[in-house]
Molecule: RNase P RNA; transfer RNA
Organism: Clostridia bacterium
RNA sequence: GGGACGGGCCGGGCCGCCGCCGCCUGCAGGAAUGCCGGCGGAGGAAAGUCCGGGCUCGACAGGACGCGACGCCGGUUAACGGCCGGGACCGCCGCCGGUGACAGCGGCGGGACAGCCAGCGCAACAGAAAACGAACCGCCUUGGUCGAAAGACCGGGGUAAGGGUGAAAAGGUGGGGUAAGAGCCCACCGCACAGGCAGCAAUGCUUGUGGCACGGCAAGCCUCGUCGCGGGCAAGGCCGAACAGCAGGAGCGCGGUUCGCGCAUGAUUUGCAUUUGCGGAAGCGGAUGCCCUGAACCCCUGCGGGUAGGCCGCGUGAACGAAAGAGCAAUCUUUCGUCAAGAUAGAUGGCGGCCAUCAUACAGCAGGUGCAAGCUUGCUGUAUGAUACAGAACCCGGCUUAUAGGCUCGUCCCUUCU
RNA sequence: GUAUGCGUAGCUCAGUAGGAUAGAGCAACUGCCUCCUAAGCAGUAGGUCCCCAGUUCAAUUCUGGGCGCGUACA
Numbered sequence: 001g002g003g004a005c006g007g008g009c010c011g012g013g014c015c016g017c018c019g020c021c022g023c024c025u026g027c028a029g030g031a032a033u034g035c036c037g038g039c040g041g042a043g044g045a046a047a048g049u050c051c052g053g054g055c056u057c058g059a060c061a062g063g064a065c066g067c068g069a070c071g072c073c074g075g076u077u078a079a080c081g082g083c084c085g086g087g088a089c090c091g092c093c094g095c096c097g098g099u100g101a102c103a104g105c106g107g108c109g110g111g112a113c114a115g116c117c118a119g120c121g122c123a124a125c126a127g128a129a130a131a132c133g134a135a136c137c138g139c140c141u142u143g144g145u146c147g148a149a150a151g152a153c154c155g156g157g158g159u160a161a162g163g164g165u166g167a168a169a170a171g172g173u174g175g176g177g178u179a180a181g182a183g184c185c186c187a188c189c190g191c192a193c194a195g196g197c198a199g200c201a202a203u204g205c206u207u208g209u210g211g212c213a214c215g216g217c218a219a220g221c222c223u224c225g226u227c228g229c230g231g232g233c234a235a236g237g238c239c240g241a242a243c244a245g246c247a248g249g250a251g252c253g254c255g256g257u258u259c260g261c262g263c264a265u266g267a268u269u270u271g272c273a274u275u276u277g278c279g280g281a282a283g284c285g286g287a288u289g290c291c292c293u294g295a296a297c298c299c300c301u302g303c304g305g306g307u308a309g310g311c312c313g314c315g316u317g318a319a320c321g322a323a324a325g326a327g328c329a330a331u332c333u334u335u336c337g338u339c340a341a342g343a344u345a346g347a348u349g350g351c352g353g354c355c356a357u358c359a360u361a362c363a364g365c366a367g368g369u370g371c372a373a374g375c376u377u378g379c380u381g382u383a384u385g386a387u388a389c390a391g392a393a394c395c396c397g398g399c400u401u402a403u404a405g406g407c408u409c410g411u412c413c414c415u416u417c418u
Numbered sequence: 419g420u421a422u423g424c425g426u427a428g429c430u431c432a433g434u435a436g437g438a439u440a441g442a443g444c445a446a447c448u449g450c451c452u453c454c455u456a457a458g459c460a461g462u463a464g465g466u467c468c469c470c471a472g473u474u475c476a477a478u479u480c481u482g483g484g485c486g487c488g489u490a491c492a
Stems, first nucleotide, its partner, number of pairs: 001414010012355007020041005026035003043389001047400002050398005055232004067228005072086005087113001089110007097102001114223002119221002121217002136163002138159009171189006190212001191210008236312004245303005252262004266297001268296002271290008319338008356387014419491007428444004437475001446462005468484005
């Protein structure tokens, strides 16, 4: 100087003009609102909505069943499946011990890391046999037949050492032993059980006993333990048009006496009896009389629910920054300081200039290589282009995912110089 | 914004409490039939089981993450 991996931090800056959202002061206005001025205006992930909590409404005596999530140990926290520390295991690299199985030390990395001696289930194909458990080949032994013999064929028995199949084959290595073999026996490694010591614990170290039973899968059902009521700001609260509903109310005045005039807000339509016209009928009209002036819409007032719509919830909070202290760390405590977006079809943008960074092209200078052309590295200048991922919507703590480029720390490797 | 479901051949769908050569119908292609076409008959090809990790001897299936599409709620 370069590269790889891991951790942390930043993630364009300044100026001008024009816009957008919120708040404040002033002016205008009855108000809605408008205008001048000032201040503030996205993120490390605002994203996915994967976990956990606050907040809020509903439900709720307690418990059990069921369902879901989580799962080594300890700590941290409001809480967590997050984070920190530790342990065991696995993988890679280096060193080292042993005949060997295997073990030890150091570094880096990894993970949903409780339990298959409670029960059930699963294991295709291959293979003789796949979980109460296996003789296909082989090895050993033996009976019979054939053969001069070697051996061949048929049958009985022993054997899990060897071959072969498979992801997995019934503890492993070395030795003894045997007809051949076998925990059959011994030593060691592994395993199980019991104890001692250390540690809060996971666990580690160690002693003894047992010839070994108890293979794998729980991100299969399940068992054990812990936690969990259900819904989610479109939660929820307050105000509240229009339309519809319910209740109540008004339903003209004057002269005057059954007629007229004025005003007009509706001054709208109507009940019963008799009779009559039209019509097939339903029904539609006309006339006369009577008082119980009937009912409906409109209008006015009030009421309840509550739609449109408005306001609150809504940003002083498990907040942020600095210092000191406790702790290996996550984290916590104290003091001081700061107030920092709040839209509701959804603001935070556009243009220009300068700088910064990157890419490409050209030119110059310096170095390396080479006879040269050329290739290559660095610096400078000019021109052109680009500026990652993305964008709040109740809030917070995490996780995951996306992310150009830069800074910094640690470990390892390569090259050059001293 | 909140909640929830799906992704398998060109299209519409099966499938599996993990082990198949991943299937069906329509479509496509080839041949037969016909004067020709359609229909019919015989056959063939066509798959990143959305993607990436993990669990497992083994994953379309189980688990986690991502991507895409849809549905409901004022």